RNAcentral holds the sequence, with entries from Rfam. A computed fold for a 72-nucleotide RNA from Camelus ferus, annotated as transfer RNA. It matches the Rfam family "tRNA". The family's RNA type in Rfam is transfer RNA. Its mean pLDDT, the model's own confidence on a scale to 100, is 82. Taxonomically the source falls in Camelus (Eukaryota, Opisthokonta, Bilateria, Camelidae).
Formats: sequence, structure tokens, C1' cells
RNA sequence: GAGGGUAUAGCCCAGCGGUAGAGCAUGGGCUUUUCAUGCCCAAGGUCCUGGGUUCAAUCCCCAGCACCUCCA
Repeated sequence: GAGGGUAUAGCCCAGCGGUAGAGCAUGGGCUUUUCAUGCCCAAGGUCCUGGGUUCAAUCCCCAGCACCUCCA
């Protein structure tokens, strides 16, 4: 320098056009003498950034930043 990939909750990851979810973690309740385990509930998101397409974009297109990978 050229190609490909990833970016979504504190962490690990789903979601492939129609108001964003699971597990773990966190908080509360029950249980327990206490802790742990178990059960229930809750909170927590500018979906990397900026444009474009669309009635509607996390999703499609373009550019950029970061990281990973491959070629030279």
C1' cells in the first nucleotide's frame, strides 16, 4: 500500500427493514442464624461516527475512526 472481517447493556453475544433481547454481572424481595445456592422482580442501550436510500434503518449503500486477519 491492497483485500476481507468486527463494532449492539458493565462483560460475552443474538437480532438481517417495522418501537432492541438472552446469559453472566448489578440492585431489590423470598428462602437461610449468616454467607453461598435456588426462585421472583427491577434497573441498565445516542445499536462506533457522519451522510444517503426508504413511509420507516441496528439491519441496505457511501465515507471516516478503532481493532482483528490475509497479501505485498